Model confidence (mean pLDDT): 84 of 100. The part of an RNA shown here (large-subunit ribosomal RNA, domain V) has 583 nucleotides and comes from a metagenome. Its Rfam family is "Bacterial large subunit ribosomal RNA". Its family is annotated with ribosome and structural constituent of ribosome in the Gene Ontology. The full RNA is in RNAcentral, with records from SILVA.

[in-house]
Context: one part of a larger RNA
RNA sequence: CCCGCAGCAAGACGGAAAGACCCCGUGAACCUUGACUACAGCUUCACACUGAACAUUGAACUCGUCUGUGUAGGAUAGGUGGGAGCCUGUGAAACGUUGGCGCUAGCUGACGUGGAGGCAACCUUGAAAUACCACCCUGAUGUGUUUGAUGUUCUAACCUAGGUCCGUAAUCCGGAUCGGGGACCGUGUGUGGUGGGUAGUUUGACUGGGGCGGUCUCCUCCCAAAGUGUAACGGAGGAGCACGAAGGUGCGCUCAGUACGGUCGGACAUCGUACGUUGUGUGUAAAGGCAUAAGCGCGCUUGACUGCGAGAUCGACGGAUCAAGCAGGUACGAAAGUAGGUCUUAGUGAUCCGGUGGUUCUGUAUGGAAGGGCCAUCGCUCAACGGAUAAAAGGUACUCCGGGGAUAACAGGCUGAUACCGCCCAAGAGUUCAUAUCGACGGCGGUGUUUGGCACCUCGAUGUCGGCUCAUCACAUCCUGGGGCUGUAGCCGGUCCCAAGGGUAUGGCUGUUCGCCAUUUAAAGUGGUACGCGAGCUGGGUUUAGAACGUCGUGAGACAGUUCGGUCCCUAUCUGUUGUGGG
Numbered sequence: 001c002c003c004g005c006a007g008c009a010a011g012a013c014g015g016a017a018a019g020a021c022c023c024c025g026u027g028a029a030c031c032u033u034g035a036c037u038a039c040a041g042c043u044u045c046a047c048a049c050u051g052a053a054c055a056u057u058g059a060a061c062u063c064g065u066c067u068g069u070g071u072a073g074g075a076u077a078g079g080u081g082g083g084a085g086c087c088u089g090u091g092a093a094a095c096g097u098u099g100g101c102g103c104u105a106g107c108u109g110a111c112g113u114g115g116a117g118g119c120a121a122c123c124u125u126g127a128a129a130u131a132c133c134a135c136c137c138u139g140a141u142g143u144g145u146u147u148g149a150u151g152u153u154c155u156a157a158c159c160u161a162g163g164u165c166c167g168u169a170a171u172c173c174g175g176a177u178c179g180g181g182g183a184c185c186g187u188g189u190g191u192g193g194u195g196g197g198u199a200g201u202u203u204g205a206c207u208g209g210g211g212c213g214g215u216c217u218c219c220u221c222c223c224a225a226a227g228u229g230u231a232a233c234g235g236a237g238g239a240g241c242a243c244g245a246a247g248g249u250g251c252g253c254u255c256a257g258u259a260c261g262g263u264c265g266g267a268c269a270u271c272g273u274a275c276g277u278u279g280u281g282u283g284u285a286a287a288g289g290c291a292u293a294a295g296c297g298c299g300c301u302u303g304a305c306u307g308c309g310a311g312a313u314c315g316a317c318g319g320a321u322c323a324a325g326c327a328g329g330u331a332c333g334a335a336a337g338u339a340g341g342u343c344u345u346a347g348u349g350a351u352c353c354g355g356u357g358g359u360u361c362u363g364u365a366u367g368g369a370a371g372g373g374c375c376a377u378c379g380c381u382c383a384a385c386g387g388a389u390a391a392a393a394g395g396u397a398c399u400c401c402g403g404g405g406a407u408a409a410c411a412g413g414c415u416g417a418u419a420c421c422g423c424c425c426a427a428g429a430g431u432u433c434a435u436a437u438c439g440a441c442g443g444c445g446g447u448g449u450u451u452g453g454c455a456c457c458u459c460g461a462u463g464u465c466g467g468c469u470c471a472u473c474a475c476a477u478c479c480u481g482g483g484g485c486u487g488u489a490g491c492c493g494g495u496c497c498c499a500a501g502g503g504u505a506u507g508g509c510u511g512u513u514c515g516c517c518a519u520u521u522a523a524a525g526u527g528g529u530a531c532g533c534g535a536g537c538u539g540g541g542u543u544u545a546g547a548a549c550g551u552c553g554u555g556a557g558a559c560a561g562u563u564c565g566g567u568c569c570c571u572a573u574c575u576g577u578u579g580u581g582g583g
Stems, first nucleotide, its partner, number of pairs: 001583008010575003014570002022404004027400002029396004035201005041194003045190005051154011063142004068137001078136005085119003094113008158181003162178006204216003213233001217239006240385001241283001242342002247301007255279001257275005281290002284347001286345003305328004311322004317386001330339003353379007361372002411458001412456001413454003417451001419447006428438002465540001466538003470532001471529005478503003481498006505519005546564004550559003
């Protein structure tokens, strides 16, 4: 060196299972409820099956009878019209008895006596006689018809797991009969309510993982790299309007501030003089503008017009913006002219659907109408603001599927803020003296042991804390060894330099690493090794399914809160390594 045999399991990010954690999907399934929308169920009312009688009480209509004093006035004048007569032996006035109404004056009815008259135009009044007739109004009353409501009763619908008889063998069912209930119950149709009982679904995105928080449209500035444009959970602020004058036009004016002067009067009130290029003001944020003013006034006004629009700018598109000029009619101005809102840039919402006004459009045989179109206008914090629907919240540790190392938790990597270690400067402490020792304010490094940041390999799987076993390396050395300085007398020490050969505890508590305690030791080192080591062991903790407590939640459930319980697979092919045999 080659080939075996027997072992060990450190590696082959070993085998097994398209990761169960995490995220994503306009995925799924179950579960919950104050999500949405349905449906069953329950319930309300109406009508039908569904009939009779009586009582009470409403409504409408017909017919009859009554009913009606504001003041003036013989007085209790309902309205309008006709109208010169009307009622009376079919019994007038008057009187008596009695009923109703009443604003206590009277009005009106029934009966009896009575026996021949009573009332109308006249005067007052807006209106003239209930003298007479007709039609009505207000309210009252009676009859009748229709239709409701309530109550009681009935029997014939309907019901009857009440008795008896029969079919018949029959605790079914049907028929008969007696009883009980009864127009209820029940059923159907329509309607309002209730309705996780059931069902179908929804429950946004961005995001230095996700969640929590924040944000989502528009305007201004910076970032933005001197054209435009330009991102971030970059830095700052605003808008979701206002105004018929704060618009148009003609004419006019000049601010803030400072100095000086001036009654109360002051740093600052109103007044005067001078200086005063913009520091004032601009409806509202900021920027850019603005004194020829776009700032501040006064007069007259409605161009905050109708129909259009050459030509441009920006935008993927939807669309947004600027605009001379023409026609009509208008405001101001002597005129030239200016005016299609406001110094400019925010003050907003597509489409569908629907409303309102107009319309020489259409009009299902024709004429109309309905409906539609066109023009104008209105209704969205559709604010997740290019708006999925008119209409929508949660749980899952009982979970599932498809994917992702496009994205988190372990480990590694990069980084090194943080951490640890060292150095520089040296104010100061150290009685004196910065540097024996310690060292402020600061500065510069190293390491890759902490906490992090990033998200680069791994989600078709790289098993995670601690213990056990077995280790191996570094040295910033705990002990043992050699030195320097010392604020080293000695014994003890302090600090620094060299040094990794060897060594470097047992118990109690806790799952603990750590830590505290007890007792030893020369010493009980600090770290790396996938926080070494689960194809070596364990499985106490964490981290499934069961259960409980506290807390939170209406609930399903949840909790770096607690508690009891809870399947750890692999016969070694290669590398590595130990022992041994042969060549």